[in-house]
RNA sequence: GCGGGCGUAGUUCAGUGGUAGAAUAGCUCGUUGCCAACGAGUAGAUCAUGGGUUCGAUCCCCAUCGCCCGCU
Numbered sequence: 001g002c003g004g005g006c007g008u009a010g011u012u013c014a015g016u017g018g019u020a021g022a023a024u025a026g027c028u029c030g031u032u033g034c035c036a037a038c039g040a041g042u043a044g045a046u047c048a049u050g051g052g053u054u055c056g057a058u059c060c061c062c063a064u065c066g067c068c069c070g071c072u
């Protein structure tokens, strides 16, 4: 230099055009003499950044940034 993959909650990951979810962690409550475990509830996201297409974009297209892999 060229090609490919990935970027979504604190963390690990779903979600492939129509209100963004789970697990776990956090917080509150219950259970217990206390902790743990368990049960109930609650909060937490500019969907890497910018632009384009569309009535509508996490999703499609382009560029950029970061990480990983391959080729030269």
Stems, first nucleotide, its partner, number of pairs: 001071007010024004018055001026042005048064005

The RNA shown here (transfer RNA) has 72 nucleotides and comes from Endomicrobium sp. Model confidence (mean pLDDT): 83 of 100. It matches the Rfam family "tRNA". The family's RNA type in Rfam is transfer RNA.